[in-house]
This is a predicted structure of a 95-nucleotide RNA (Glycine riboswitch aptamer) from a Nocardioidaceae bacterium.

Parts: sequence; C1' cells; structure tokens
RNA sequence: AACAGUCGUGUGGGAGAGUUCGAUAUUUCCAGCAUCGGCGCCGAAGGGGCAAAUCCUCCCCGGAACCUCUCAGGCCCACGAACCGCGCGAUCUCG
Repeated sequence: AACAGUCGUGUGGGAGAGUUCGAUAUUUCCAGCAUCGGCGCCGAAGGGGCAAAUCCUCCCCGGAACCUCUCAGGCCCACGAACCGCGCGAUCUCG
C1' cells in the first nucleotide's frame, strides 16, 4: 500500500398478503385519508425457536437460515424491505 473479510454510506434492482366488514370523524353528498373494533391473510425490518457436522467415546454447553413462530411489522400506491450489483469511507489481515 492492494485484494478478500467486516461495518457504515450513496445508488440501482428487490417478493408476498383484504384499497375486506362495521363504527367514529371530516364533508352539501360521495370517495379518500385518519382512529377504533371484527374476521381473513403475508413474512424478506427487527425479535423468538431448532438439527446435523462439531477432539477417541459418552454427557452437558454452544450450534444457521430466505426453515419455522408470527410478538412486532405489513396486506392500493408511497415509505419500508432480507438479499444482490456498483461506488465511496472506515476497520482488519498476510506480506
């Protein structure tokens, strides 16, 4: 000093599920938005749970996820969104 790794950041891509029913409020009226309640759903923010491998044997502990649970979140659009590409910054490491 560079690649890789890790973290952050900018940018591009990025799925799923009722724009369902009722009430309140706004309004001339309707729709829409917001709030509350009911039933039905989604999972890729976050959160919880677990297997095998795992030192010779046994036991205990540990043991991932886009798997699972749906607490949270979400079910027109938007926002958000795991993850991936590219750029930048930082950190770390062999030499």
Its Rfam family is "Glycine riboswitch aptamer". Rfam links the family to the GO term glycine biosynthetic process. Its mean pLDDT, the model's own confidence on a scale to 100, is 78.